[in-house]
This is a predicted structure of a 372-nucleotide RNA (Bacterial RNase P class A) from a marine eukaryotic metagenome. It matches the Rfam family "Bacterial RNase P class A". Rfam links the family to the GO terms tRNA processing, dimeric ribonuclease P complex and ribonuclease P activity. Rfam describes the family as follows. Ribonuclease P (RNase P) is a ubiquitous endoribonuclease, found in archaea, bacteria and eukarya as well as chloroplasts and mitochondria. It is annotated as a ribozyme. The model forms 96% of the base pairs in the Rfam consensus. RNAcentral holds the sequence, with entries from MGnify.
Formats: sequence, C1' cells, structure tokens
RNA sequence: UCGGGAGACGGUCGCGGUCGCCAACGAGCGAUCGAGGAAAGUCCGGACUCCACAGGGCACGGUGCUGGGUAACUCCCAGACGGGGAAACCCGAUGGAAAGCGCAACAGAGAGCAGACCGCCGAUGAGGUCAAAAGGGGCAACCCAGACGGCCCACAGGUAAGGGUGAAACGGUGGUGUAAGAGACCACCAGCAUCGCGGGCGAUCGCGAUGGCUAGGCAAGCCUCACCGGGAGCAAGGCCAAGCAGGGGCAGGACGGCCCGUCCAAUGUCCCGGGUGGGCCGCUCGAGCCGAUCAGCAAUGUUCGGCCCAGAUAGAUGAUCGUCACCCGGUCGCUUGCGACCAGGGACAGAAUCCGGCUUACUACCGGCCUC
Repeated sequence: UCGGGAGACGGUCGCGGUCGCCAACGAGCGAUCGAGGAAAGUCCGGACUCCACAGGGCACGGUGCUGGGUAACUCCCAGACGGGGAAACCCGAUGGAAAGCGCAACAGAGAGCAGACCGCCGAUGAGGUCAAAAGGGGCAACCCAGACGGCCCACAGGUAAGGGUGAAACGGUGGUGUAAGAGACCACCAGCAUCGCGGGCGAUCGCGAUGGCUAGGCAAGCCUCACCGGGAGCAAGGCCAAGCAGGGGCAGGACGGCCCGUCCAAUGUCCCGGGUGGGCCGCUCGAGCCGAUCAGCAAUGUUCGGCCCAGAUAGAUGAUCGUCACCCGGUCGCUUGCGACCAGGGACAGAAUCCGGCUUACUACCGGCCUC
C1' cells in the first nucleotide's frame, strides 16, 4: 500500500417470517429461512410516493484541473499540475487576484501604487576638533590663519545594495554606473504576456521569437465565470374497519422565499373544533448475489450459467453445553523452538422503504506486492 474473513460442526431450550398438515389464517405438529462491514452518523447521491409526471424569472444553495465510469453523486478509476518524503508512496474544493471591494494577528521603521530603525552617502552645516605643506607675523622658541582632508556632532535630504522583523518586505547572480545606490543600464537565469511550431482527445508539456523589465498573498471573505438544483418525505402514499358534533368558521387553495404564469374550488380534496390511534397494502426480487467469459491500465461494463438471501412493528434473529481450529497471555517440561495444561482472554456494534457512496467506531489475525 492493496486485499481477505469476522471461527466451524453438533445437541438442548427459546423467538420471528414463510410453506405444508389437522376443523382451525390459531397459543399445535413438521419443514425451511433469519443482521453488518460498518446494520451507526443521517453527511451526500438516487430509486419510489404525493404535491400540477414540475413551467419561466429573481433570490438562495451546491459543485469547480482533464478524461473516463455510473441510475446519480460532493463518489470511484486513470492522468495533469502543485506540495511533502531518502524511497515505496502520500496530500491537495486545483476556474478567475494585470474587473471591483475587503482582509492580514504578533513582530517590525515600514504590510500595498510600502518603508529610512541600524547601516551607506554628504551633491548639507557661518558646528567642534586634529593639523603636514603652501601663506602671514616673529631674531628665535613659536604664534595667527586654516584650503584639500581625517574624526566627532547635528541634520533639510539622498539611498531599498547590506543588517534586522515577519507566513509574506515589490525578481536572482555578476557587471556598468553613482556621492552612495537603484532594471537606471547591460549580460545570463527564473517568471509573466503575446505570437508561432510540435506532442497529447484533453488538463497540459517541450522548443523558438518578441515585449516590457516583475506583475505579492487570501476567493472553505464579498464578488465574478461556468454547470447543477422545484418541495416534502415510507409518520411518503393508498385501502378497510371503528368512532366523533357536519358543531363552528370562511373565500380562497395548490405554490412551503418572492414575482409571473397555470390549474382547482366557491358547501369544499379548506380551516377550527371533535373523534380514532386498529388492521391490510406499500414491504422487500434487487442499479441483487455467486461462478465463468470477453472488453478495458483501472473504475466498470458485456454475455452465459446457477441461486433466492431477514421483514419485525415496541420491535424476532438469543442462551447454554460439547468437540475441534486460530491468535495472544500465563504455568510447566525439555530436544531452545517445539510440546502439554488453564472454570484465562479474543473487538466495534445490531436491520426498520430500498440501493450507491462518504465519514466515524473497532480487537487482534491472515495473505499479496513495493520501499528503506
């Protein structure tokens, strides 16, 4: 990293469904079937049902590289790009930031058409100090003065090379240039835009030319672009039985965010109040499972054969005993990695309309491939 199973067999007692038998759909007898990889969370996607077999616009929500798979998906497979790792491999909601708005903790001088803290410079100082040579004075020691300049101080200012802060500081290296510097200029490199050629279905990759010298990040902030989405849900919905007061209200309702549009109704398929809260259907044969085959790198699909595999309704699917197997632990023995024994242990969890996913929980075990 990919995959696998979730102990096996038998006895006894018990529970639910179906079928058969007896007069009995029963509380009888017999046969047969009876939880999971997650049945869980209810997070996505569908089937199905009703609302108008579902319409237009706005709003709102979702998704977001490419190709493929699928009933569909926010899922899966294969690839592209970016990131991590020594590698196997892993991770990524990955359109748009040269449309607009907004945001950026702490640190830092400065966080967006940036910024002068240290440093560098002095094209600044009628500030200080040192003082060789030239100059002036003195017989002389020496004195005056003090250019260019050194150092110190102050400071309009210049500077984004260097230091420092940060997740991020407005391309990198070298040179020219300059007071010092700077894409200011030049060469190469990186990146960007446009164009061209070539590979690929495509995301995109490779090469070349030209340009201006550089464009920062965040869109799981608003926004924008493209695509998708009507709502409610099996307590959907239908039928039967029983029961209540056809007692009251009222012109709207379907249409559940709004508008349009459509349809229905005007004693009704409406609301309140009242009653019942029993049964049946929906309900389990299904995008089903197993095996083989062919297509495909794969996800998955084709074809053939075989099989029937829970349907409860306060909710069945359990308990116990025996034998055997596996792993772990303990004790003992020796042949030191095997044997014996143990009233030692072996998880998470449990259908409720049904499927496909995702996520979460979980004890150990087994197998394949790969890397160090």
Its mean pLDDT, the model's own confidence on a scale to 100, is 75.